Predicted 3D model of a 536-nucleotide part of an RNA (large-subunit ribosomal RNA, domain I) from a termite gut metagenome.
Rfam family: Bacterial large subunit ribosomal RNA.
The prediction has a mean pLDDT of 82.
Context: one part of a larger RNA
């Protein structure tokens, strides 16, 4: 020094545990916010660091329901106090709600500074309250160079701003890596990203498809299909008619002509009128019925926001301890599950069932009101039926479609019809022939999501599972945007004992165990030391 064996010490794997995660799926909600949001920052407790909650009426106030013996958050302990004259504790609606913050009186290094007017008050300093941003719209008012006017000031009402899910949608804008085994068309991808809107968006009532037969808004899903086809015909991209289903719903304007305003016109308003088997208008002739939608009430169901009821077990034996093991019963519409000193249908909470709301609040249906909207037959002379529009040419853009035979749609210049005896469309174009009627708008539902809640999981069990199972976006790092941890477990039960205080120990209690003593359940391995026994 090493090796083995023992029996420590240290470490904190492993086993088992779960308060937290992940997911998945209904279901509700899809918004908050100048009546001051969201997010904060100071404050508030008898005694109070943090966390929570609440805000000078500050872990609370008032009403109403719920609940029924305890209570004053985590959180023990004091102390002091509430509570069957129903606390605490949960709903509902309300009172308060400091300052910062869009922040809105002027400022400003955010949570601070400094103010004007008006109203109360006070002898007076002064206190109290309330008002004073900005832009828009309407309505007044006042009003310039400058006569009339207008700009412009100024009042009063309305409105707006700012956050919000790293979701999902529509719009305006839009990359590059990559992939073509290089690259340039091309892809990636109209995606990432940034702007505006919503709860849902869009989209939608044929100038559509289709093919000689027809259908009849749109939207989503399954198929048609990786097919018709785009294409350095490379990499790649990729429909649609139809067919099964989901969900259904349809409507208003604009013109023509009449009225009203106008000196007369245009505007403007009220009427009428809204379509392709052409329609209205205009004439005639006829009816006065029906219906539906949207707001308000009321009133009923059916649900959300607190809750209630709720079968059934006892002996013995082992142990610290019965739930185990025997031994004799019981409910079960309940043997889901979690507790209890170990392994419970019957001991507790629960569970199937059933039952429920004073206040709010969603849905639907039914009344009532009040706003509104609808229909018919003939005639065919005249007028109306979305114009710098259809379309063309050039330049791009979308369509699966990259110019291509390239229809169709959409933007930009430039040009520029028909108008019902019109148009458009049916993939270049034409003719026949079908079919729809552009150049004005609005429409649930089926459809995407998911911060929330409730279920459940051949999901994870503390180096796993969210970044976080503890005061976690915390501590720490960083000017700063950002980055971002570690860290659970005594016991059934504190029964957590004893020194002036600190560390380690010993007793003695506890208690089934203290080799469960708080650096605490299990206690692996490196690492370190003690004996002893061999080796060198």
């Nucleotide at each position: 020094g090493g090796u083995u064996u023992a029996a420590g010490g240290u470490g904190g794997a492993u086993g088992c545990c779960u308060u937290g995660g992940c997911g998945u799926a209904u279901c509700a909600a899809g918004g908050c916010g100048a009546a001051g949001a969201a997010g904060g920052c100071c404050g508030u407790g008898g005694c109070a660091a943090g966390c929570u909650g609440c805000g000078a009426a500050a872990a609370g106030c008032g009403a109403c329901g719920g609940g029924g013996a305890g209570u004053a958050g985590c959180a023990a302990a004091c102390a002091u106090a509430c509570a069957g004259a129903g606390a605490a504790c949960c709903g509902u609606u309300g009172a308060u709600a400091g300052c910062c913050g869009a922040a809105u009186g002027g400022g400003g290094u955010a949570a601070c500074c400094c103010a004007a007017c008006a109203g109360g008050u006070g002898a007076g300093a002064g206190c109290c309250u309330g008002u004073u941003a900005u832009c828009c719209g309407u309505a007044g008012u006042u009003g310039a160079a400058u006569a009339a006017a207008u700009a412009g000031g100024u009042u009063a009402c309305g409105g707006a701003a700012g956050c919000g899910a790293a979701a999902c949608u529509g719009g305006g804008g839009g990359a590059a890596g990559u992939g073509a085994a290089c690259c340039a068309u091309c892809u990636a991808a109209g995606u990432a990203c940034c702007c505006c809107g919503g709860g849902a968006a869009g989209a939608g009532a044929a100038a559509u498809c289709a093919a000689a037969a027809g259908a009849g808004a749109u939207u989503c899903c399954g198929g048609a299909a990786g097919u018709a086809g785009c294409g350095g015909c490379g990499a790649g991209c990729g429909a649609a008619a139809c067919c099964g289903g989901a969900a259904g719903a349809g409507c208003c304007c604009a013109a023509a002509c009449c009225g009203c305003u106008u000196a007369a016109a245009a505007a403007g308003c009220g009427g009428g009128g809204u379509u392709g088997a052409a329609g209205g208008a205009c004439c005639g002739c006829g009816a006065c019925a029906u219906c539906u939608u949207g707001g308000c009430a009321g009133u009923c169901a059916u649900g959300a926001u607190a809750g209630g009821a709720g079968a059934a077990c006892g002996g013995c034996u082992u142990g610290g301890g019965a739930a185990a093991g025997c031994c004799g019963g019981c409910g079960a519409g309940a043997g889901a599950g979690g507790g209890u000193g170990a392994a419970a249908g019957c001991c507790c909470c629960g569970u199937a069932u059933c039952c429920g709301a004073a206040a709010u609040u969603a849905u639907g249906g039914c009344u009532g009101u009040u706003a509104g909207g609808u229909a018919g037959c003939g005639g065919g002379a005249u007028c109306c039926u979305g114009a710098g529009u259809a379309c063309g040419g050039c330049g791009g853009g979308g369509c699966a479609c990259g110019a291509g035979g390239a229809a169709c749609c959409c933007c930009g210049c430039c040009g520029g019809a028909a108008g019902c005896c019109g148009g458009g469309u049916c993939g270049a174009c034409c003719a026949c022939g079908a079919u729809c009627c552009a150049a004005g708008g609005c429409u649930a539902a089926a459809u995407a999501c998911u911060a929330g809640a409730u279920a459940c999981g051949a999901c994870c069990g503390a180096u796993a599972g969210c970044g976080c199972a503890g005061a976690a976006g915390u501590a720490c790092c960083g000017u700063g945007a950002g980055g971002g941890a570690a860290a659970g477990g005594c016991g059934a039960a504190a029964a957590g004992c004893c020194a002036g205080c600190g560390a380690g120990g010993g007793g003695a209690g506890u208690g089934a165990a203290a080799a469960a003593g708080a650096a605490c359940c299990u206690g692996a391995a490196a690492c370190c030391g003690u004996a002893a026994a061999c080796c060198c």